[in-house]
Context: one part of a larger RNA
RNA sequence: CGCAGGAGAUUUGAGGGGUCCCGUCACUAGUACGAGAGGACCGUGUUGGACAGGCCGCUGGUCUACCGGUUGUACCGCCAGGUGCACCGCCGGGUAGCUACGCCUGGAAAGGAUAAGCGCUGAAAGCAUCUAAGUGCGAAGCCUUCCCCAAGAUGAGAUCUCCCUUAAGGGCCGUCGGAGACGACGACGUUGAUAGGCUACAGGUGUAAACGCAGUAAUGCGGCAGCCGAGUAGUACUAAUAGCCCGUGC
Numbered sequence: 001c002g003c004a005g006g007a008g009a010u011u012u013g014a015g016g017g018g019u020c021c022c023g024u025c026a027c028u029a030g031u032a033c034g035a036g037a038g039g040a041c042c043g044u045g046u047u048g049g050a051c052a053g054g055c056c057g058c059u060g061g062u063c064u065a066c067c068g069g070u071u072g073u074a075c076c077g078c079c080a081g082g083u084g085c086a087c088c089g090c091c092g093g094g095u096a097g098c099u100a101c102g103c104c105u106g107g108a109a110a111g112g113a114u115a116a117g118c119g120c121u122g123a124a125a126g127c128a129u130c131u132a133a134g135u136g137c138g139a140a141g142c143c144u145u146c147c148c149c150a151a152g153a154u155g156a157g158a159u160c161u162c163c164c165u166u167a168a169g170g171g172c173c174g175u176c177g178g179a180g181a182c183g184a185c186g187a188c189g190u191u192g193a194u195a196g197g198c199u200a201c202a203g204g205u206g207u208a209a210a211c212g213c214a215g216u217a218a219u220g221c222g223g224c225a226g227c228c229g230a231g232u233a234g235u236a237c238u239a240a241u242a243g244c245c246c247g248u249g250c
Stems, first nucleotide, its partner, number of pairs: 001152001005163007015149004021049003025045003033038001051106005059100004066093005071086006110144003117137004169246004173189005194239003197235005203228003211222004
């Protein structure tokens, strides 16, 4: 842009893609078979590997704007307390998110038509013959079944609800996001919880500073403190103001 106004929602499936892998153990059964040694088909259950999809409750990883410890040096006039730099200076932990080493799920079953193969009936050819007429069974393979995309399928499909000519409705703009390279997609824009702030809680660090006490002192104690990214709620304090553009039924 199209699908001859517009919005929202639900869909059909032409067509396309994906998956469709391989073991262990047990029962059947020490049965059939076999002199014995050995040892099944068929059928049923169990449990793994690799692979694929999804997820973060658990176990771990990461977590450079979280907390703590600590070395050297410079500075904040000094003490105390801090800040910068040194690979995030080094070290110990670590929320959300992202993750695998963690967790969940999958391959199945079934139907149809067949291959090799095995048959039934059966002539040519009084017999025989699965084939010539006719007819059946039979694969991890084929078509479905399972999962995903899908009406630009221009052959542009269907259903439901609503709105409109002073338009309906979109876009620009702003606050953002489990969405994202940018577009796009989704949420919100005062009739407001969209983001920030604040409050509470969860969670992380691990008991701040100051003061007091003990000790000559280092230090310890009083005391779950102090600080705190992304989490969960609440709350209009801040910012989403105002407005502009497109668009009118052959």